Model confidence (mean pLDDT): 78 of 100. This is a predicted structure of a 383-nucleotide RNA (Bacterial RNase P class A) from a Desulfobacterales bacterium. The gene name in the source record is rnpB. The source organism's lineage runs through Bacteria, Pseudomonadati, Thermodesulfobacteriota, Desulfobacteria and Desulfobacterales. RNAcentral holds the sequence, with entries from ENA.

């Protein structure tokens, strides 16, 4: 001093003035006596409130218990209300490195599948080419070439993948067919780790393809529907049940302030129950924030202290000014330094992201102007 890494904090800044909105709380006024209106305190979004992807709390519904089906997770210990979340390891991969990613059980139970190519693709295969024998032909008799019966995975050739590598022995001519040795795998023993799982030593010629986000096998875990859950009060109308009075001995209605008249006239009043509008509650004190001390490497956990921080519902949280910060870009001057380059001023224009509660929490994912802190790597260049 460049250039990466990994974790965190804060985010439409602050502050004034005026105009508004929604929750509460109190005060006054006014009336149709539970409502309006004012004055005043006082309280008013977010790290993701977002996607609604998971895992709860809370409500209902459903449910002895048990199995079968079906979903869902998969290295290990931990933390947690739980979780498919986190945190600390293991192992694989990737980067010089800080550091990052992994659905990371089982292919040695069974089935399935492996496209093109390629002679063959799973109890492996014989195109080429090596080798033995048998016949024909040629012949320089050593042998060459063509063809049949075998052998053979050593070379070649195809493939993403061809049944371990290298040497030596062995053979007609090969081959873990024997041997060394190296790599795997499987058991067995020792040490370390609560564990994944690591070091170390032994033995088996055991080499055993690949895929399970293909059936499948093995461990653990699962009722549903989600505050439009659910409680409760509860009109008008139009069913539903009763009682009462009524149909020429006219209930009741129109004409009306009432009476009487006069017209229509078979329903008319009351009560009880369910729904519906509508309303109240569920609704915000909570697996709650902040701080301090201990525990733990961390994710968390406990103590003790303090704080109260939206609760609307065609759904508030806003709007305009002025001052002060914050970035950006242009001009104008000025210090500082041999210099490259720093440091502050003044004007004048921009800019200030993503996005907004709706039942709550505990995560993941996704967006996102940008400011700032902390701890690391990895280079240059100086002392």
């Nucleotide at each position: 001093u460049g250039g990466a890494g990994u974790g965190g904090u804060c985010g439409a800044g602050a502050u004034g003035a005026u105009c508004g909105c929604g929750g509460g709380g109190u005060c006054u006024u006014u009336c149709u006596c539970g409502a309006a209106a004012g004055g005043c305190c006082u309280c008013g979004a977010g790290g993701a409130a977002a996607g609604u992807c998971c895992g709860a709390a809370c409500a209902c519904c459903a449910u002895a218990g048990g199995g079968c089906g079906g979903g869902g997770u998969g290295c290990u210990c931990c933390a947690u209300a739980a979780c498919g979340u986190g945190g600390a390891g293991u192992c694989g991969c990737g980067g010089c490195g800080a550091c990052g990613c992994g659905a990371a059980g089982g292919a040695a139970a069974g089935u399935g599948c492996a496209a093109c190519a390629g002679a063959a693709a799973g109890u492996a295969u014989a195109c080429c080419g090596c080798c033995u024998g048998g016949c024909g032909u040629c012949c320089u008799c050593g042998g060459a070439c063509g063809u049949c019966c075998g052998g053979u995975a050593a070379g070649g050739g195809u493939g993403a993948a061809a049944c371990g590598g290298u040497g030596c022995g062995g053979u007609a001519a090969g081959a873990g067919c024997g041997c060394a040795c190296c790599a795997g795998u499987u058991c067995c023993c020792c040490g370390g780790g609560u564990g994944a799982c690591c070091g170390g030593g032994g033995a088996a010629g055991c080499u055993a393809u690949g895929u399970a986000a293909a059936c499948c096998c093995c461990a653990c875990c699962c009722g549903g529907u989600g505050c439009a859950a659910g409680a409760c009060c509860a009109a008008a109308u139009a069913g539903g049940g009763g009682a009462g009075c009524g149909u020429u001995u006219g209930a009741g209605g129109g004409c009306u302030g009432c009476c009487c008249g006069u017209c229509c006239a078979a329903g008319c009043u009351c009560c009880c129950g369910g729904g519906u509008a509508g309303g109240u509650c569920g609704c915000u004190a909570g697996a709650g924030g902040c701080g301090u001390c201990g525990g733990g490497c961390a994710a968390u956990c406990g103590a003790c202290g303090u704080c109260c921080c939206a609760g609307a519902u065609g759904a508030a949280u806003g709007a305009u000014c002025g001052u002060c910060a914050c970035c950006c870009g242009g001009c104008c001057a000025g210090g500082g330094g041999c210099g490259a380059c720093c440091c502050g001023g003044g004007c004048c224009g921009g800019g200030a992201a993503c996005a907004a509660a709706a039942u709550u929490c505990g995560g993941c994912u996704u967006a996102c102007c940008g400011a700032c802190c902390a701890c690391u790597c990895c280079g240059g260049c100086c002392c």